[in-house]
RNA sequence: CAUCAAGAGGGGUGGAGGGACUGGCCCGUAGAAGCCCCGGCAACCAUCUCGAACCUUCGGGUUCGGGGCAGGUGCCAACUCCAGCAGGUCGUCGUAGAGGCCUGGAAGAUG
Numbered sequence: 001c002a003u004c005a006a007g008a009g010g011g012g013u014g015g016a017g018g019g020a021c022u023g024g025c026c027c028g029u030a031g032a033a034g035c036c037c038c039g040g041c042a043a044c045c046a047u048c049u050c051g052a053a054c055c056u057u058c059g060g061g062u063u064c065g066g067g068g069c070a071g072g073u074g075c076c077a078a079c080u081c082c083a084g085c086a087g088g089u090c091g092u093c094g095u096a097g098a099g100g101c102c103u104g105g106a107a108g109a110u111g
Stems, first nucleotide, its partner, number of pairs: 001111004009038005017027003021084004039076003044072002047068009080107001085104006092098002
């Protein structure tokens, strides 16, 4: 800096945790995490290709967009599971804070 509402799981091993943190709410002895094997998803990087614009020493290069491709990463419960901070808005209970929705942010994840 970009993306985060889509997509994609079986087996073995292992035995109680896991979903980042906090609060919820979930998943888990009908077997969690971790590790191994196989499979799958996806176009960030690499690579191939098409188009446009610009640059060019005419060899080509840069940027943007489209397509192919699983080599490097990543991912395969729930929107990043939801909220956490701020603003806006809605109506209910009735005057106390709580709740729904929207937008932005923070934090986090991946490249």
Molecule: SAM riboswitch aptamer (S box leader)
Organism: soil metagenome